[in-house]
The RNA shown here (transfer RNA) has 72 nucleotides and comes from a Candidatus Omnitrophota bacterium.
The source organism's lineage runs through Bacteria, Pseudomonadati and Candidatus Omnitrophota.
Model confidence (mean pLDDT): 80 of 100.
RNA sequence: GCCGGGAUAGCUCAGUGGUAGAGCGAGGGCCUGAAAAGCCCUGCGUCGGGAGUCCGAUUCUCUCUCCCGGCA
Numbered sequence: 001g002c003c004g005g006g007a008u009a010g011c012u013c014a015g016u017g018g019u020a021g022a023g024c025g026a027g028g029g030c031c032u033g034a035a036a037a038g039c040c041c042u043g044c045g046u047c048g049g050g051a052g053u054c055c056g057a058u059u060c061u062c063u064c065u066c067c068c069g070g071c072a
Stems, first nucleotide, its partner, number of pairs: 001071007010024004018055001025044001026042005048064005
C1' cells in the first nucleotide's frame, strides 16, 4: 500500500430501516441484631466522528479515526 472483519450500557455481546436489548456488573428497597444468601425495582446509552439517501438511519452509501486478521 491492497483486501476482509469490527467499534452499541461499566464489561462481554445481540439487534438490522420505524424514537435500543440480554447476561454479568452497579444503584435503591424488602428481609436480618448486623451481614451473606434470597426476593422486588431502576438501563445506568451523543449506537466511534462527519456527510449523503429516505417521511424516518444503530441499520443502506461515501469519507475519516481506532482495533483485529490476511496479502505484498
Its Rfam family is "tRNA". The family's RNA type in Rfam is transfer RNA. Rfam describes the family as follows. Transfer RNA (tRNA) molecules are approximately 80 nucleotides in length.